RNA sequence: GGGCCUAUAGUUUAACGGUAGAACAUCGCUUUUGCAAAGCGGAGACGGCAGUUCGAUUCUGCCUAGGUCCA
Numbered sequence: 001g002g003g004c005c006u007a008u009a010g011u012u013u014a015a016c017g018g019u020a021g022a023a024c025a026u027c028g029c030u031u032u033u034g035c036a037a038a039g040c041g042g043a044g045a046c047g048g049c050a051g052u053u054c055g056a057u058u059c060u061g062c063c064u065a066g067g068u069c070c071a
Base pairs, nucleotide, nucleotide: 001070002069003068004067005066006065007064010024011023012022013021018054026042027041028040029039030038047063048062049061050060051059
């Protein structure tokens, strides 16, 4: 330098182009003399910029980061 793959919550991950779900973690309440466990409830995410589309996490291009192969 070139080819391919990946990027979603603090972490691990789902999601036919049509309101982004879950687990762990975190916060609150119940329970306990207290802690843990358990139960109930809450907050929290689509790497960036464009394009296509009525509508994009999803499709396309470029960039960024990571992985892999070739040179």